[in-house]
RNA sequence: GCCCGGUUAGCUCAGUUGGUAGAGCGCAUCCAUGGUAAGGAUGAGGUCGACGGUUCGAGCCCGUCACCGGGCU
Numbered sequence: 001g002c003c004c005g006g007u008u009a010g011c012u013c014a015g016u017u018g019g020u021a022g023a024g025c026g027c028a029u030c031c032a033u034g035g036u037a038a039g040g041a042u043g044a045g046g047u048c049g050a051c052g053g054u055u056c057g058a059g060c061c062c063g064u065c066a067c068c069g070g071g072c073u
Base pairs, nucleotide, nucleotide: 001072002071003070004069005068006067007066010025011024012023013022019056027043028042029041030040031039049065050064051063052062053061
């Protein structure tokens, strides 16, 4: 230098044919217990890596860049 994959909640990851972003774990509050762990209920937490483009509408499609991983030379 070229090719491929990845970037979404604190962490690990989903997200279908473009149509109001989800799960598990963790965290907070409450319930429950003599108390703790386990358990139950509710909730908070996201400029979807950055900037542009297409579109009535983009996490999803297109371009450039950044970062991570792998391959080729």

The RNA shown here (transfer RNA) has 73 nucleotides and comes from an Actinomycetota bacterium. Taxonomically the source falls in Actinomycetota (Bacteria, Bacillati). RNAcentral holds the sequence, with entries from ENA.